[in-house]
RNA sequence: UGCCCGCACCUGCUGAGUCCUCCGCCUACAUACGCGCGGAGGAGCGGGGGACCCAAGUGUUGGGGCGAAUCGCGGCCUCUGUCGCGUAGCGCAAGCUCUUUUGCGCGAGCCCGUCAGCUAACCCCGCAAGCGCCGAAAGAGCGGAGUU
Numbered sequence: 001u002g003c004c005c006g007c008a009c010c011u012g013c014u015g016a017g018u019c020c021u022c023c024g025c026c027u028a029c030a031u032a033c034g035c036g037c038g039g040a041g042g043a044g045c046g047g048g049g050g051a052c053c054c055a056a057g058u059g060u061u062g063g064g065g066c067g068a069a070u071c072g073c074g075g076c077c078u079c080u081g082u083c084g085c086g087u088a089g090c091g092c093a094a095g096c097u098c099u100u101u102u103g104c105g106c107g108a109g110c111c112c113g114u115c116a117g118c119u120a121a122c123c124c125c126g127c128a129a130g131c132g133c134c135g136a137a138a139g140a141g142c143g144g145a146g147u148u
Stems, first nucleotide, its partner, number of pairs: 011132004018043008027034001044127006054117001062115001063112004071086006089106005095142007
């Protein structure tokens, strides 16, 4: 100096999954009071149920919800499955938003339990989990910093 692996800080991404107050635990700490976990409450974000009216026929070929994650074709396989190629749709490329180009990905999984169309009032629930780390350009607008 280069390459590879791991960890940490800063920082970024998917996602509703964030912030605040009080109490407790753990662990630091006293001109200090931090990371995390649990409980209660509030704000905010997200989801479900639920009238009139409207809509609608359905019933084991069950039906439904969250989510971008639907659908088609083909191969292997006794079947359940498994693999591949596409696809509706979705995401990222680093100050933010929009548009265009280019590139790279995802296109899963889980839940309810015979039951739910929409739906005001009203009722209920969630606030997780998982990854990356110098990273493509152009135009318009906004914002920030620095200098004068």
Overview:
This is a predicted structure of a 148-nucleotide RNA (c-di-AMP riboswitch aptamer (ydaO/yuaA leader)) from a Thermoleophilales bacterium. Of the family's consensus pairs, 92% are formed in the model. NCBI's taxonomy places the organism under Bacteria, Bacillati, Actinomycetota, Thermoleophilia, Thermoleophilales.